Small-subunit ribosomal RNA from an Eggerthellaceae bacterium, 1505 nucleotides, folded computationally.
The coordinates come from a structure-prediction model, not an experiment, and the mean pLDDT is 86.
It matches the Rfam family "Bacterial small subunit ribosomal RNA".

[in-house]
RNA sequence: AACGGAGAGUUUGAUCCUGGCUCAGGAUGAACGCUGGCGGCGUGCUUAACACAUGCAAGUCGAACGGUUAAACCGCCUUCUAGGCGGAUAUAGAGUGGCGAACGGGUGAGUAACACGUGACCAACCUGCCCACCGCUCCGGGAUAACGCGGGGAAACCCGCGCUAAUACCGGGUACUCCGCGCAGGGCGCAUGCCCCGCGCGGGAAAGCAAUCGCGGCGGUGGAUGGGGUCGCGGCCCAUCAGGUAGUUGGAGGGGUAACGGCCCACCAAGCUUACGACGGGUAGCCGGGCUGAGAGGCCGAUCGGCCACAUUGGGACUGAGACACGGCCCAGACUCCUACGGGAGGCAGCAGUGGGGAAUUUUGCGCAAUGGGGGCAACCCUGACGCAGCAACGCCGCGUGCGGGAUGAAGGCCUUCGGGUUGUAAACCGCUUUCAGCAGGGAAGAAACAUGACUGUACCUGCAGAAGAAGCCCCGGCUAACUACGUGCCAGCAGCCGCGGUAAUACGUAGGGGGCGAGCGUUAUCCGGAUUCAUUGGGCGUAAAGCGCGCGUAGGCGGCCUGCCAAGCGGGAUCUCAAACCUGAGGGCUCAACCCCCAGCCGGAUCCCGAACUGGCAGGCUCGAGUUCGGGAGAGGAAGAUGGAAUUCCCAGUGUAGCGGUGAAAUGCGCAGAUAUUGGGAGGAACACCGAUGGCGAAGGCAGUCUUCUGGGCCGCAACUGACGCUGAGGUGCGAAAGCUGGGGGAGCGAACAGGAUUAGAUACCCUGGUAGUCCCAGCCGUAAACGAUGGGCACUAGGUGUGGGGGAGCCGAUCCUCCGUGCCGCAGCCAACGCAUUAAGUGCCCCGCCUGGGGAGUACGGCCGCAAGGCUAAAACUCAAAGGAAUUGACGGGGGCCCGCACAAGCAGCGGAGCAUGUGGCUUAAUUCGAAGCAACGCGAAGAACCUUACCAGGGCUUGACAUGCGCGUGAAGCCUGGGAAACCAGGUGGCCGAGAGGAGCGCGCACAGGUGGUGCAUGGCUGUCGUCAGCUCGUGUCGUGAGAUGUUCGGUUAAGUCCGGCAACGAGCGCAACCCCCGCCGCAUGUUGCCAGCAUUAAGUUGGGGACUCAUGCGGGACUGCCGGCGUCAAGCCGGAGGAGGGUGGGGACGACGUCAAGUCAUCAUGCCCCUCAUGCCCUGGGCUGCACACGUGCUACAAUGGCCGGUACAGAGGGCUGCGACCUGGCGACAGGAAGCGAAUCCCGUAAAGCCGGCCCCAGUUCGGAUCGCAGGCUGCAACCCGCCUGCGUGAAGCCGGAGUUGCUAGUAAUCGCGGAUCAGCAUGCCGCGGUGAAUACGUUCCCGGGCCUUGUACACACCGCCCGUCACACCACCCGAGUCGUCUGCACCCGAAGUCGCCGGCCCAACCUCGCGAGGGAGGCGCCGAAGGUGUGGAGGGUGAGGGGGGUGAAGUCGUAACAAGGUAGCCGUACCGGAAGGUGCGGCUGGAUCACCUCCUUU
Repeated sequence: AACGGAGAGUUUGAUCCUGGCUCAGGAUGAACGCUGGCGGCGUGCUUAACACAUGCAAGUCGAACGGUUAAACCGCCUUCUAGGCGGAUAUAGAGUGGCGAACGGGUGAGUAACACGUGACCAACCUGCCCACCGCUCCGGGAUAACGCGGGGAAACCCGCGCUAAUACCGGGUACUCCGCGCAGGGCGCAUGCCCCGCGCGGGAAAGCAAUCGCGGCGGUGGAUGGGGUCGCGGCCCAUCAGGUAGUUGGAGGGGUAACGGCCCACCAAGCUUACGACGGGUAGCCGGGCUGAGAGGCCGAUCGGCCACAUUGGGACUGAGACACGGCCCAGACUCCUACGGGAGGCAGCAGUGGGGAAUUUUGCGCAAUGGGGGCAACCCUGACGCAGCAACGCCGCGUGCGGGAUGAAGGCCUUCGGGUUGUAAACCGCUUUCAGCAGGGAAGAAACAUGACUGUACCUGCAGAAGAAGCCCCGGCUAACUACGUGCCAGCAGCCGCGGUAAUACGUAGGGGGCGAGCGUUAUCCGGAUUCAUUGGGCGUAAAGCGCGCGUAGGCGGCCUGCCAAGCGGGAUCUCAAACCUGAGGGCUCAACCCCCAGCCGGAUCCCGAACUGGCAGGCUCGAGUUCGGGAGAGGAAGAUGGAAUUCCCAGUGUAGCGGUGAAAUGCGCAGAUAUUGGGAGGAACACCGAUGGCGAAGGCAGUCUUCUGGGCCGCAACUGACGCUGAGGUGCGAAAGCUGGGGGAGCGAACAGGAUUAGAUACCCUGGUAGUCCCAGCCGUAAACGAUGGGCACUAGGUGUGGGGGAGCCGAUCCUCCGUGCCGCAGCCAACGCAUUAAGUGCCCCGCCUGGGGAGUACGGCCGCAAGGCUAAAACUCAAAGGAAUUGACGGGGGCCCGCACAAGCAGCGGAGCAUGUGGCUUAAUUCGAAGCAACGCGAAGAACCUUACCAGGGCUUGACAUGCGCGUGAAGCCUGGGAAACCAGGUGGCCGAGAGGAGCGCGCACAGGUGGUGCAUGGCUGUCGUCAGCUCGUGUCGUGAGAUGUUCGGUUAAGUCCGGCAACGAGCGCAACCCCCGCCGCAUGUUGCCAGCAUUAAGUUGGGGACUCAUGCGGGACUGCCGGCGUCAAGCCGGAGGAGGGUGGGGACGACGUCAAGUCAUCAUGCCCCUCAUGCCCUGGGCUGCACACGUGCUACAAUGGCCGGUACAGAGGGCUGCGACCUGGCGACAGGAAGCGAAUCCCGUAAAGCCGGCCCCAGUUCGGAUCGCAGGCUGCAACCCGCCUGCGUGAAGCCGGAGUUGCUAGUAAUCGCGGAUCAGCAUGCCGCGGUGAAUACGUUCCCGGGCCUUGUACACACCGCCCGUCACACCACCCGAGUCGUCUGCACCCGAAGUCGCCGGCCCAACCUCGCGAGGGAGGCGCCGAAGGUGUGGAGGGUGAGGGGGGUGAAGUCGUAACAAGGUAGCCGUACCGGAAGGUGCGGCUGGAUCACCUCCUUU
């Protein structure tokens, strides 16, 4: 010195990456919504280059001219009112003439062009007015407008005759340094050529006015200014525009122009341009600059300035110094207006203004005072240029809407856990100030001598009054700063992206509060930024989008070593330029700022000079790149020809007989007309076992028996040679698996299509039997594949190790080592998002090519090229989505794998499913059949007791401060009892008359707060519970690894019931689980013996009593078991197997105990509870009914079907419990249920209480029975207010189904199943249910293939609300955009021809003509005519894009449509690619290919030891 670069949200369960979408910033000629105080400075039709009413925007000069006119003035005349004449002065309107009108002002249509920018050139040019200088300004002439007269027309305007002037017009003369031609000399340059000087010949001028100053005119030279022309370079899109071109390209000649030129014309030649993008199409005025950006860049071209183009559309010329002319002319078209229909007029893209269009853009203002312009000598006139004012928050800038004080923290609002918080010093209130606005007074500069101010009584100054007149908008889920309440309830709505809203929404609406900005704030649109997301700065291509299938090679790009020269690139210096404005720095002026002024600076371009390292060019040389020769050797490299054996099939013959074949199992098929099998012979086609390999060769596709011939390439070795000959390669060209196509052959096997058989819900498939194209050969097409290493080619560099193929070298030729080329694996650095790659790179560099830029639409449409066709190549858009993806992680899942458990299977026993009944549920019914529970894990569940009650349901009758709680106020001779009514609740009457001295209290009544709700939400909750699952798991800290999710630990080898333990290990520890500690049972000991016990002693009918504590038992406390001991196995371990001892053996049996979590599992009806809802009812009371309804269906049970049984009689043995509104002995009655009495017992004492199966004896004799007991009848008992709906029990009678149960399915591994009875809770009563208790007491387990569930490891995944997942295509419906489409409509445009205005040019010239020549004509000019060209128009035929179109086609999108199941796990036939055929559809099949296929086995290689 340099001042400069920020990110975030969104794909996932999570992660990293890729990648798109979106946001925060700035900007605008803006618009829209809400709002709006003042001033300054700017800005203001982006759309219809749409149409325009009205006014104004270009005139001026009397010092060019004829003439005209008027007031004042002078003079004269005069009918003195005033008029007339003349003069002078001045000059309106019009005319002749001059200058201007080509400037200024507007607009952006057209234009892709020398239009613009920049630089250079013109030796190929012009330039009025202006400046300087030189010279000149002589002599003549004839007209004409105005005007007058006449005429035509509605008008515009025109015609005829007559008069007149000029700085108008014409002739002559003269003239230079002018012009043309010729000659001579000198100088110069970039080609043509230019300049200077001299001579000769020829040609060309003029204007006067004023008369005081003066203003002009002509020729020439030079200048200045302005213009014209040419060239280099620069700046848009489309290649789905690839070829274009006939005045085209050039020549020489002519015309034309101010001037070069094919600008124009005739002739001659055949060129010219283009991939460095011609031609065509689309779009566009260009620039200085503006916006943005760190910059590079991107976008834009308003205002201001430069250039260009245009002026209603198209064409044309005239005048002129200058125009092809915005406010001029002519013609044509469209449009508008006037008209007397005969004709005329017009051109706001000037300023205002109007209509229209549009989201949208102003006053029909003032003034020439200033600046500038035109005319004029000037005065002056003109000037919508300009200076000002007006309107508009359109932008930028400045200012204000007050400042200070003020807490009991007012009121109100909002929230609240009810305490409070907040709005909030905010307000009120007190004090102060007065900017701006308002009123009043004063009052500029802008004016360079005088005069002159639109703005303007403006800026500014002073004074006065009073907080007085002055705040809104957006936002508050994240990004992004700012939170609560209510309302709403996937509604209404919000939304930039992600996304909010389905009853507690910080996301909708409102409010309070808060945040941001502020006379503004938001929204929309557009641009840049962020976006390194087109990547020059500054990206990529193995798997995310992306390497052409592979060679050869053109253009192009790039290129080894040395020397010399050149200087294009490159570096340095100088000069010119880069207008002004803008920008940046500094300074200055408006009170500041915006704004304005001044000084300085900038990229770039051109020319000249210097330098020579590098690139380049030229020349010369070199050998290491590349190549050639020679020698050696490997190979399924290619082509042609020949040839061989095995096998299949077929044919013939033999043997032989009843089947063969095929499959999961079958069938179709073949076979007694002799198959299959077997033997011999023959035919024919295709392919080449073993060798054979992860091997070899080739550019790729690809290549395999053997032999011969021809032939390509690579490798190694030694020398020699050439001398950079190289690399890559847009286009181009060749090769190019399979399928497919054409023609001709061939055809054994295989085999799309097809047919049949199976399978299946179906089976257009998978399987089977057949089988046509095809597969094979020749010739020709096609040109695509997962044509893959998903990895373009070349060169160089960057650790190694180990296989293998080929060659060479060393080697006691052995092992082995060295080396070159090829081909694999492992691995370091490095790289990578990771996976992985790693001298065969995906590392590090260089060169060249190809390709990518979100997903879908789509490799599609259209167009083009190719093809016989199939189709290929090239290749979009509308529309739509907020993703689509890659790699890896953790899970979950798999009709993946491995290991291992569990009454999971198997082995067994007993059942269920059939019957009858019980019970629960569904369904149906009903006034109600209250509610919940719903696979396992709802259904003998909540119910461990529904006749009333319960009860929540229904009907009816009633009550309201309530059946119940608390508080307050008031009242009250309480409550209660009796009677009556009533179904009751309740109502009425009577009776009764509380405690306390009092205050008061209890009760009751009235009233107010409130109660109450089994009303809703178990998806708002607590608590409790079920389930996976008593499964062995679930985690943490620190460390380590990984970018990260995460991993490790927890995996591995053993072992266990166990993440139990051991060993190992980047892990080391720890927690919750497991186990143990607790309870019961089993053995022993000790203690204590009543109500328990009784061996011995005594006693009795009796452990009855005395006594005893030994035993049983009870109660309590201890002991005992730990793989401790032995042997074997095992790693010396953990542990396993066996054994001993022991009551018990390896967790002894049982219980309690349930990790992190899952199922929005269950329960708001146990309880609690947020929110919502009901309040003479969704609360409460009562009576009755219902929950018990029954054509059915299911679950769970009971009893059975009988003889291992039933019945009768006799007889034996429990455990655990319960009992005072209770258990009830015993006695009596009854057949019995039970009843009447009644002792004992609050219980090791009394009672329930005879246990039953069993055992002994008897009957039954296989029968719907002496089985079975349903159902029904009758008669009773009990409880209870009450057994009708609707209880239990007893007796007698009745005696149903049922003879062992289809598919299927349950429990149980030992004191278990089975079987037998007993007790208890609930309970007035009611048990086949439930919870317990004991008695009797089995069978079986080979084993882990299979079913189910689970654990660990591993694998695949497109799943992650996690396989009850995901997901594909047809069909149906709705909407959207697109393609095709018989056509049709208008637009632009090419070509050919027709017609041909105006007009220039050329020709003609019988018509006309003053001035000049000549004078009769003629020359010359003009009107007119003809010709070339020529706008618009017309006809025909093409091209392009657009609108519309019956119908056709696919595509996209759309909470819950149909059919199937293609894909994702081996997705149940691995998938996919190309191709062909077929099929409702996904799709299937054939052929070839790929792994981006799981699994098992084998082989090989590698790693570790």